[in-house]
RNA sequence: AAAUCGAAAAGGCAAACCUGCCGGAAGGCAGGGACGCAAAGCUACAGGGCCUGAACCGUUUUUGAACGGGUGGCAGCCAGUUGCCGAA
Numbered sequence: 001a002a003a004u005c006g007a008a009a010a011g012g013c014a015a016a017c018c019u020g021c022c023g024g025a026a027g028g029c030a031g032g033g034a035c036g037c038a039a040a041g042c043u044a045c046a047g048g049g050c051c052u053g054a055a056c057c058g059u060u061u062u063u064g065a066a067c068g069g070g071u072g073g074c075a076g077c078c079a080g081u082u083g084c085c086g087a088a
Stems, first nucleotide, its partner, number of pairs: 005086002012037002017032006035076001041081003047078002049074003056069005
């Protein structure tokens, strides 16, 4: 110094839940709040996975709707990428 790894210190993030706003929904943003996190930084047309199922398209239809696609979302599911500290 690097890889692996995660003791300490400094600093960081913030689940559930509550309030307000946006959205059809999933979910997001802001404030409060901490379950946790060594990448819980960033990336959603590299890929897999999961959630949504308004408008629109297709099929079916008992005309209520169902299913598939599309759409939108999740990086705190895997993944990709960058990166702080340094005891063993």

The RNA shown here (c-di-GMP-I riboswitch aptamer) has 88 nucleotides. The model forms 95% of the base pairs in the Rfam consensus. Model confidence (mean pLDDT): 79 of 100. Rfam family: c-di-GMP-I riboswitch aptamer. Rfam's curators write: GEMM was predicted in a large-scale screen for bacterial structured RNA regulatory elements. It was read from a public genome assembly, where an Rfam model found it.